[in-house]
C1' cells in the first nucleotide's frame, strides 16, 4: 500500500509567527470562510475519539482521572445527490466515498 474492525449531530483559540491566494477530501448543485491574510507549516494553548496508565465497580458495549502514543481544535464529514413518507416545507433511513484510530501484515 491493501484488506478488516470501530467511530464520525458530542468536545476544543477563527491565538502568535511565517507564507501569499485560494480554501471548505472527490464530482455536481448550493452555501460558507478568505488581502481585516483564509488554506498550509511551525510555536503556544485547548479537547478527549482510539490506544496507554491509574481509580471505582462482581461485571459490562459502565463511570471517573491523567494527557504518555496518535489524532483533532468554523459551520453535523457545512447542506444536498439514492430510497421511503409528504402537496410542499420538511422528516426518517441506506449505501458509497472520505477522515481518524486500533490490531495485523
Nucleotide at each position: 500500500a491493501c484488506a478488516u474492525c470501530a467511530u464520525g449531530a458530542c468536545g476544543a483559540g477563527a491565538g502568535g509567527u511565517g507564507c501569499g491566494a485560494g480554501g471548505g477530501a472527490u464530482c455536481u448543485g448550493g452555501c460558507c470562510c478568505u488581502a481585516c491574510g483564509a488554506c498550509c507549516a511551525c510555536c503556544c494553548g485547548g479537547c478527549a475519539a482510539c490506544c496507554u496508565g491509574c481509580c471505582u465497580g462482581c461485571g459490562a458495549g459502565a463511570g471517573g482521572c491523567a494527557a504518555g502514543g496518535u489524532g483533532c481544535u468554523a459551520a453535523c464529514g457545512c447542506c444536498a445527490g439514492c430510497c421511503c413518507c409528504g402537496a410542499g416545507a420538511g422528516g426518517g433511513g441506506a449505501g458509497c466515498c472520505c477522515a481518524u484510530g486500533a490490531a495485523g501484515a

Model confidence (mean pLDDT): 84 of 100. The RNA shown here (SAM riboswitch aptamer (S box leader)) has 105 nucleotides and comes from Desulfobaculum bizertense DSM 18034. Of the family's consensus pairs, 94% are formed in the model. RNAcentral records the identical sequence in 2 taxa. Its Rfam family is "SAM riboswitch aptamer (S box leader)". About the family: The SAM riboswitch is found upstream of a number of genes which code for proteins involved in methionine or cysteine biosynthesis in Gram-positive bacteria. The sequence is in RNAcentral, with records from Rfam and Ribocentre. The organism belongs to Desulfobaculum bizertense, within Bacteria.